[in-house]
Context: one part of a larger RNA
Molecule: large-subunit ribosomal RNA, domain VI
Organism: Candidatus Iainarchaeum sp.
């Protein structure tokens, strides 16, 4: 763009894609059938392993340059709080992402191949075939997952809106006027602030859509999904939960060191304090920002 008005939502499923499964072991069957014995199955069922495919993050791990803590050197005069040194190094670690972790990956149906049959003539017999009937594979078509109305035979169902208003131009019809014809009827040319119709264009209206704006479960751009005050969409704040591991300051002790013997300095410990700091999580709360707006859009 098309799908014979526009738009929103829900479907159908022609057709396309997939390998989504492969293989092994144990066990029941069964020490059974079979076999003198020695030995020793199968049909069918159950459980598990490995490889492969798909999904997920509850658990276990990894990462986690969000975060918390310890600590070295140096700088900001000291404290506090920080910068730099591969995240300085070290110990932990939520969410997310992930595997080494967790879950799933049939049966069955139909038509057949080779093959094995029933009935049965041609050919009084025989013969699976000529008419007819009925079996048979990890293969084929379904079944399973997924895409899929552009499937041109261009699908179905439902909701909403529309079937308009105004202006300009052009064309045509009718009426009227002028000049004509073969002038009753009919008819040619020209004109007309009369009247009607059609088409194009512009503007209005208008279900709905988009942009702007706040965002994420989505994401390279685009797209997709949510929200836009009739609001919990994002941020902030509060509460919960989680990470780290007990902050600063103060008080009381204190190894040790110094001393003019009066005292002074003091790592560190305990208490305040499951503290302090932080959070891509959850719930709540309009405090902040989603302002004002703009564009497209069917109408015989």
């Nucleotide at each position: 763009u098309g799908u014979u008005g526009a738009u929103u939502g829900c479907c159908u499923g022609a057709g396309g894609g997939g390998a989504a499964g492969a293989c092994c072991c144990a066990u029941c069957a069964a020490g059974u059938a079979c076999g003198a014995g020695a030995g020793g199955a199968a049909c069918g069922g159950u459980g598990g392993a490995u490889c492969g495919g798909g999904g997920c993050c509850u658990c276990u791990a990894g990462u986690g340059u969000a975060c918390c803590a310890g600590u070295u050197g140096u700088c900001c005069g000291a404290c506090a709080g920080g910068g730099c040194a591969g995240u300085g190094c070290u110990g932990g670690g939520c969410a997310g992402c992930c595997a080494c972790g967790c879950c799933c990956c049939a049966a069955g149906c139909g038509a057949u191949a080779a093959g094995a049959g029933c009935u049965g003539a041609a050919u009084g017999c025989a013969u699976c075939u000529a008419a007819g009937c009925a079996c048979g594979a990890a293969g084929c078509g379904c079944g399973c997952c997924u895409c899929g109305a552009a499937a041109a035979u261009a699908g179905g169902c439902a909701g909403u809106c529309g079937u308009c208003c105004g202006u300009u131009u052009u064309u045509c019809g009718c009426g009227c006027c002028u000049c004509g014809g073969u002038c009753a009827c009919c008819u040619g040319a020209g004109g007309u602030u009369g009247u009607g119709a059609a088409a194009c264009a512009c503007g209005g209206u208008g279900a709905g859509a988009g942009c702007u704006c706040c965002c994420g479960u989505a994401g390279a751009a685009c797209a997709c999904g949510g929200g836009u005050u009739u609001g919990a969409u994002a941020g902030g704040c509060c509460u919960g939960g989680g990470a780290u591991g007990u902050a600063c300051g103060u008080a009381u002790c204190a190894a040790g060191g110094c001393u003019u013997c009066g005292g002074c300095c003091g790592a560190g410990a305990u208490a305040u304090u499951c503290a302090g700091u932080c959070c891509g999580c959850a719930g709540g709360u309009a405090c902040u920002a989603a302002a004002c707006g703009c564009u497209c859009g069917a109408g015989g």